[in-house]
Molecule: c-di-GMP-I riboswitch aptamer
Organism: Aquibacillus albus
RNA sequence: AAAUGAUAAUGGCAAAAUUGUGGAAACACAGUGACGCAAAACUACAGGGGCUAAAGCGAAAUGCAAUGCCAGCCAGUUACCGUU
Numbered sequence: 001a002a003a004u005g006a007u008a009a010u011g012g013c014a015a016a017a018u019u020g021u022g023g024a025a026a027c028a029c030a031g032u033g034a035c036g037c038a039a040a041a042c043u044a045c046a047g048g049g050g051c052u053a054a055a056g057c058g059a060a061a062u063g064c065a066a067u068g069c070c071a072g073c074c075a076g077u078u079a080c081c082g083u084u
Stems, first nucleotide, its partner, number of pairs: 002084004012037002017032006035072001041077003047074002049070003056064002
């Protein structure tokens, strides 16, 4: 430096549910909790994909609509330990 995650060490994160707060919602943050994770670390106009639908559009709709979100969907970037 590259490949890799058998065994192990130091440790880390925290799904669902539930309580509180914020939000139109998606969702986020905090507490409890532990389904799982070798990147479940970081990156969301400036890769793909997905969610919501407030403003606005519309005669109306369960319609359209991202400037709002999701990194625990793929992807990109960086990193601990072991093995080759």